RNA sequence: CGGGACGAGCGCGUGACCGCUGCGCGCUUCGUCGUGAAGAGGAAAGUCCGGGCUCCACAGGGCAGAAUGGUUGUUAACGACAACCGAGGGUAACCUCCGGGAAAGUGCCACAGAAAACGAACCGCCGUCCGGCCCCUCGGGGUGACGGUAAGGGUGAAAAGGUGGGGUAAGAGCCCACCGGCCGAGUGGUGACACAAGGCGCAUGGUAAACCCCAUUCGGAGCAAGACCAGAUAGAGGUGAGUCGGCCUUCGGGCCGGCGCGGGUUGCCCGCUCGUCACGCCUCGGGUAGGUUGCUUGAGGCCGUCGGCGACGACGGUCCUAGAAGAAUGGUCACGGCCCCUCACGGGGUACAGAACCCGGCUUAUAGCUCGUCCCGAACA
RNA sequence: GAAGCAGAUAGCUCAUCCUGGUAGAGCAUUUGGUGAGAGACCAGAGGGUAGGGGGUUCAAAUCCUCCUCCGUUUCA
Numbered sequence: 001c002g003g004g005a006c007g008a009g010c011g012c013g014u015g016a017c018c019g020c021u022g023c024g025c026g027c028u029u030c031g032u033c034g035u036g037a038a039g040a041g042g043a044a045a046g047u048c049c050g051g052g053c054u055c056c057a058c059a060g061g062g063c064a065g066a067a068u069g070g071u072u073g074u075u076a077a078c079g080a081c082a083a084c085c086g087a088g089g090g091u092a093a094c095c096u097c098c099g100g101g102a103a104a105g106u107g108c109c110a111c112a113g114a115a116a117a118c119g120a121a122c123c124g125c126c127g128u129c130c131g132g133c134c135c136c137u138c139g140g141g142g143u144g145a146c147g148g149u150a151a152g153g154g155u156g157a158a159a160a161g162g163u164g165g166g167g168u169a170a171g172a173g174c175c176c177a178c179c180g181g182c183c184g185a186g187u188g189g190u191g192a193c194a195c196a197a198g199g200c201g202c203a204u205g206g207u208a209a210a211c212c213c214c215a216u217u218c219g220g221a222g223c224a225a226g227a228c229c230a231g232a233u234a235g236a237g238g239u240g241a242g243u244c245g246g247c248c249u250u251c252g253g254g255c256c257g258g259c260g261c262g263g264g265u266u267g268c269c270c271g272c273u274c275g276u277c278a279c280g281c282c283u284c285g286g287g288u289a290g291g292u293u294g295c296u297u298g299a300g301g302c303c304g305u306c307g308g309c310g311a312c313g314a315c316g317g318u319c320c321u322a323g324a325a326g327a328a329u330g331g332u333c334a335c336g337g338c339c340c341c342u343c344a345c346g347g348g349g350u351a352c353a354g355a356a357c358c359c360g361g362c363u364u365a366u367a368g369c370u371c372g373u374c375c376c377g378a379a380c381a
Numbered sequence: 382g383a384a385g386c387a388g389a390u391a392g393c394u395c396a397u398c399c400u401g402g403u404a405g406a407g408c409a410u411u412u413g414g415u416g417a418g419a420g421a422c423c424a425g426a427g428g429g430u431a432g433g434g435g436g437u438u439c440a441a442a443u444c445c446u447c448c449u450c451c452g453u454u455u456c457a
Stems, first nucleotide, its partner, number of pairs: 001377010012336007020039002023036004041352001045363002048361005053222004060270004065218005070084005085099001086097004100213002105211002107207003122153002124149006132143004161179006180202001181200003186195003226293004235284006242259007260276006300319008337350005382456005388450002392408004402439001410426005432448005
């Protein structure tokens, strides 16, 4: 200098004028007033995960269902993140992986092909039928039946370990060497896993983002949750199941228990619990469409030190920074940055987008710019 | 604002998806026949990377996942 990998950050600035939102202060005036300081993001987005918070429910057990899927850790928690392991890709920096189980079982593998897993003979090769049949130059050749054979051909995405040698009628892990594979004492590591003495000639595909199996986790709803204040209103219909025994009694009734029935346990069952003549449940109708609160100080930001490979944690200092009518956060002008076109004058552009209970992640959108670490190549010193 | 559900395949309306294996049908378009011409009828033809990206698989419209768009329901 050229090409690349990974990570981090910024993402218009200043001033004037006119507005908007809530907040503080002020007032002979309480308002459409004056004044002061403040007022969108890295994604505020998608709402895909996880938590806080709130309400409902809650003794427990089982079934069903959902989610996750290498290991160890981080964390409030997670499907996130970190480090490591394994597999694959790249010359490398580095990147990608829903990455448990296919020898528990079931299903599927189109077309082609003999065969797609119940260990498979279509062609070929070899043998027997000593005397099957046909031809014959008597050497043999063709054909048929039965058998052997996974070397060769051919099909396919995938064909039953590969290469070489021996061996054989022809062949074959049938035997041998090397490579590959399976089991694996032992060693190292928290672990995934790695290394590996030794053993086994080693038939036993692929698919679980097919059913399924295994392990782990999981109550439901969501700030329109929920709480308080004020106000308005008109009800109607449907449905419901009680009963038995004991005790007490002032004789009206009351209490306890069993069975039944109903409600809750927000999929179902057992169980539990509450109720059983007063209300519950369901449907239709009517009214209100106000205020306050929840609401923003929080697993908070920034800086430093220490611990850790890292995610992250501990301690110290410092800062306060939107809370709405579910509607504000804007507009104009000037000057200046940056980028593009142009010799110049000049002109054009300045992204994606926009809070709604609050956080941690993921994903997606994003003009342009800056910085850091590392890798490869070339040249020069 | 929050929570769900359904969908996107030819110019239009829909199949195929569950259970992966050459994407079909009707209308429309177009060519020819019949006919003076038009319509109807008969016989053909063209037209598609299944909304977009990635993954699983030998193979994806179909299975998984991330986006985009459309429709729809409930909640004071």